[in-house]
RNA sequence: GCGCUUACCUCGGGGUGUCCCUCACAGGGCUGAGACGCGCAAGCGAACCCGUUGAACCUGAACCGGCUCAUACCGGCGGAGGGAAGGUGCAUGGAAAUCCU
Numbered sequence: 001g002c003g004c005u006u007a008c009c010u011c012g013g014g015g016u017g018u019c020c021c022u023c024a025c026a027g028g029g030c031u032g033a034g035a036c037g038c039g040c041a042a043g044c045g046a047a048c049c050c051g052u053u054g055a056a057c058c059u060g061a062a063c064c065g066g067c068u069c070a071u072a073c074c075g076g077c078g079g080a081g082g083g084a085a086g087g088u089g090c091a092u093g094g095a096a097a098u099c100c101u
Base pairs, nucleotide, nucleotide: 007088008087009086010085011051012050013049014048017030018029019028020027036045037044038043057082058081059080063076064075065074066073093100094099
């Protein structure tokens, strides 16, 4: 310098926006990993992403600047405040026999 490197089980967390059209339902476009189904609703389920090595996601926030029809996107806020994990196994090392990393 290059390549490889962490699997399985169980459990848990999270979002579902925007534009066109429509009385509404349905339908179509966009972004995205994900914009789904059932239900009057509460909620349940599916897929997807994420689980402390935590930018999944939430709050600040109906935030600030740029850009867009709008969302999205870029920069800031900002590594700010929150945020959901246990077990088994493998490897390495320590320790020295039951345990730690």